[in-house]
Molecule: SAM riboswitch aptamer (S box leader)
Organism: uncultured Muriicola sp.
């Protein structure tokens, strides 16, 4: 700094008390043992590899390898602008913040 975050993919061991980043609220997950951490599978296609167009790239195929990920939309929603309104709320659209990747 650019891209994407409503798809999509569990199972075994450790291990014992709070998790679901942070504040508020709300929902939820968990001794039928979460969170984390290991292992093994997996999933998905950022880098990546092959193909064809013909090159600032684009489409189709794979998955060895580097990383990510596998309860809930980043769980939601508020917190900050825009918009809307006498005022508010309901939605609705962006910024911040965060996570992955290069």
């Nucleotide at each position: 700094u650019u891209a994407u975050c409503a798809a999509g993919a569990a199972a075994g061991g450790u291990g014992g008390a709070g998790g679901g980043a942070a504040u508020a609220g709300a929902c939820c997950c968990u001794u039928u043992g979460a969170u984390a951490c290991c292992u093994u599978a997996g999933c998905a296609a950022c880098c990546c590899u092959u193909u064809a167009a013909c090159u600032u790239u684009u489409a189709a195929a794979g998955a060895a390898g580097g990383u990510g990920c596998u309860a809930c939309a980043u769980u939601c929603u508020a917190u900050c602008c825009c918009g809307g309104u006498u005022g508010a709320a309901u939605u609705g659209g962006g910024a911040c913040a965060g996570a992955u990747a290069a």